[in-house]
Context: one part of a larger RNA
RNA sequence: GGACGAACGCUGGCGGCGUGCCUAACACAUGCAAGUCUACUCAGCAAUGGGUGGCGAACGGGUGAGUAACGCGUAGACAAUCUGCCCUUUAAUCACAGAUAACCUAGUGAAAACUGGACUAAAACGGGAUGUGGUCGCGAUAUGGCAUCAUAUGCGAUCAAAGACGUAGUCGUUAAAGGAGGAGUCUGCGUAACAUUAGCUAGUUGGUAAGGUAACGGCUUACCAAGGCGACGAUGUUUAGCUGGUCUGAGAGGAUGAUCAGCCACACUGGGACUGAGAUACGGCCCAGACUCCUACGGGAGGCAGCAGUGAGGAAUAUUGCACAAUGGGGGCAACCCUGAUGCAGCAACGCCGCGUGUACGAUGACACAGUUUAUCUGCGUAAAGUACUGUUAACCGGGACGAAAAGAUGCAUGGACUGCAUUUAUAUGACGGUACCGGUAGAGGAAGCUCCGGCUAACUCCGUGCCAGCAGCCGCGGUAAUACGGGGGGAGCUAGCGUUGUCC
Numbered sequence: 001g002g003a004c005g006a007a008c009g010c011u012g013g014c015g016g017c018g019u020g021c022c023u024a025a026c027a028c029a030u031g032c033a034a035g036u037c038u039a040c041u042c043a044g045c046a047a048u049g050g051g052u053g054g055c056g057a058a059c060g061g062g063u064g065a066g067u068a069a070c071g072c073g074u075a076g077a078c079a080a081u082c083u084g085c086c087c088u089u090u091a092a093u094c095a096c097a098g099a100u101a102a103c104c105u106a107g108u109g110a111a112a113a114c115u116g117g118a119c120u121a122a123a124a125c126g127g128g129a130u131g132u133g134g135u136c137g138c139g140a141u142a143u144g145g146c147a148u149c150a151u152a153u154g155c156g157a158u159c160a161a162a163g164a165c166g167u168a169g170u171c172g173u174u175a176a177a178g179g180a181g182g183a184g185u186c187u188g189c190g191u192a193a194c195a196u197u198a199g200c201u202a203g204u205u206g207g208u209a210a211g212g213u214a215a216c217g218g219c220u221u222a223c224c225a226a227g228g229c230g231a232c233g234a235u236g237u238u239u240a241g242c243u244g245g246u247c248u249g250a251g252a253g254g255a256u257g258a259u260c261a262g263c264c265a266c267a268c269u270g271g272g273a274c275u276g277a278g279a280u281a282c283g284g285c286c287c288a289g290a291c292u293c294c295u296a297c298g299g300g301a302g303g304c305a306g307c308a309g310u311g312a313g314g315a316a317u318a319u320u321g322c323a324c325a326a327u328g329g330g331g332g333c334a335a336c337c338c339u340g341a342u343g344c345a346g347c348a349a350c351g352c353c354g355c356g357u358g359u360a361c362g363a364u365g366a367c368a369c370a371g372u373u374u375a376u377c378u379g380c381g382u383a384a385a386g387u388a389c390u391g392u393u394a395a396c397c398g399g400g401a402c403g404a405a406a407a408g409a410u411g412c413a414u415g416g417a418c419u420g421c422a423u424u425u426a427u428a429u430g431a432c433g434g435u436a437c438c439g440g441u442a443g444a445g446g447a448a449g450c451u452c453c454g455g456c457u458a459a460c461u462c463c464g465u466g467c468c469a470g471c472a473g474c475c476g477c478g479g480u481a482a483u484a485c486g487g488g489g490g491g492a493g494c495u496a497g498c499g500u501u502g503u504c505c
Base pairs, nucleotide, nucleotide: 001505002504003503004502006501007500008499009498010497013355014354015353016352017351018350019348020347021313026311027310028309030308031307032306035055036054037053039052040051041050042049043048062266063265064264071191072190073189074188075187076186077185078184081183082182083181086179087178088177089176090175091174092173093172094128096126104117105116106115107114108113133159134158135157136156137155138154140153141152142151143150144149163171164170165169192238193237194236199229200228201227204226205225206224207223208222209221210220211219241263242262243261244260245256246255247254248253268289269288270287271286272285291302292301293300294299319345321344322343323342327341328339329338330337331336358389359388360387361386369379370378371377372375393446395441396440397439398438399437403432414420449494450493451492452491453490454475455474456473460489461488462487463486464485470477471476
């Protein structure tokens, strides 16, 4: 000098764009943050509500505790893998059976909730048929490849399905192949400090066999062998999420990892599985623990590191706001519903940027103040007063947006087509917001401070004080003429900020 998620002191006019618990991964009152559905059914006159079922809830949002690791980054591999929804393609969607929830009813319980009886449907559940095909077994042959292999062909076994109505072609369902996107696994290289950590390791290292997994593998088990790692730093301890980036620097480098983006990990603490295409399952389940709450003492309920908000901690960090109008997401054929994602508004000079606090003329060089060489003196100083203007901004009045066009509905044309594409008409949709912006009215009116002035370092004098009071980044000032302390005058610098402190280069 630059930088900051900053804080503190003094001061403070406006706007735009950003940013805002760095500390206790401390505890949380209250509200909201994940629903939706013309599959089915029940209650009800209806509005509506309940239940079964489907999809979603594994996304989005938060945090950085743990992790020195294939966690991350980068470059590869999978002849060792999985993949709901979406796209393309092929072939199907046959015929049946038995239950059950809710409702009703009987009861238990303080509650949470639970038990029995009777009734009923489905795209719920269950077997049966068929098999384009898949999988497995057997048998060979051909082709190809990168060891294990891949592809094609034969026989046998085994494995499917669900319908709905908007009404006749859409939405679904089943089997299979391919794609896209996603996920999993493995490998090379890179990835903090300490040697005042030198030895570490028995599923340990390898093999055989079996099990398990979507998949390779000591992943697990049995048996066999005795290996494996280490000064090219094993093991241990400490610290830490990693990266794109950010800050600084001419660069090399150093420091850092807020906001935004990618990956990982976590969800009161520890453990476990279930469901599912997919689970660290934040707003799922079970067990244990700590804590909080309710209780009729028998037993129950809870998890803000979601958005607001509260207490606590702290030098320190915001509203219990508006809206789904836009973008995006979930469900639905759609209408539409949901969305504290998101879009906006509020608070804060926390940062960056822009603007303003007037402009021109004006010498009775006024008064006051200060200084001294005490004068018809000098500084403040064209500064003020005064005269003439301007109208940014703020105030008031008037007009007033872009962000909105799709989807949807109707009609026409093309076409294999209500479906795709194109054209046209009409209707409708804005939280922000009567905001931005534009025009007008009056009027200099409402709008300047902070630090410094011994040298480094731009800027000097007077008074007070007298090694006192005090200053200070370093050198150092102060003991009676202090440009260094305190005040006055004057000056220098920056400016809605200016200084101080902290941290990094």
Molecule: small-subunit ribosomal RNA, 5' domain
Organism: uncultured bacterium